Overview
The prediction has a mean pLDDT of 83. The RNA shown here (SAM riboswitch aptamer (S box leader)) has 102 nucleotides and comes from Gracilibacillus alcaliphilus. NCBI's taxonomy places the organism under Bacteria, Bacillati, Bacillota, Bacillaceae, Gracilibacillus. Rfam family: SAM riboswitch aptamer (S box leader). Rfam links the family to the GO term regulation of gene expression.
RNA sequence: UUCUUAUCCAGAGAGGUGGAGGGACUGGCCCUGUGAAGCCUCGGCAACAGCUUAUUGAAGCAAUGUGCCAAUUCCAGUAGCUAAUCAGCUAAUAGAUAAGAG
Numbered sequence: 001u002u003c004u005u006a007u008c009c010a011g012a013g014a015g016g017u018g019g020a021g022g023g024a025c026u027g028g029c030c031c032u033g034u035g036a037a038g039c040c041u042c043g044g045c046a047a048c049a050g051c052u053u054a055u056u057g058a059a060g061c062a063a064u065g066u067g068c069c070a071a072u073u074c075c076a077g078u079a080g081c082u083a084a085u086c087a088g089c090u091a092a093u094a095g096a097u098a099a100g101a102g
């Protein structure tokens, strides 16, 4: 960096450092000097891999490898349907994460 499969309406933050950005992109809308990003420490959530039982449906656990801890992936982006004003629903795209393959 590419491909495949699965999931994305649940859940879970304090301290230190730092000093103005952050929420992938675009638009909107938000968060932020009552302190953003980043980094460190400790804590937590979840259960993809993992482990145990079971035996192919699953149930349980959390030592380990990841991941995550504002807002549904914050909402929309493309297409279709309903409605005709505001909106709602479905599928796709994009993105994120895990496992596997190259």
Stems, first nucleotide, its partner, number of pairs: 001102008013042005021031003025077004043069003048065002050061004073094001078091005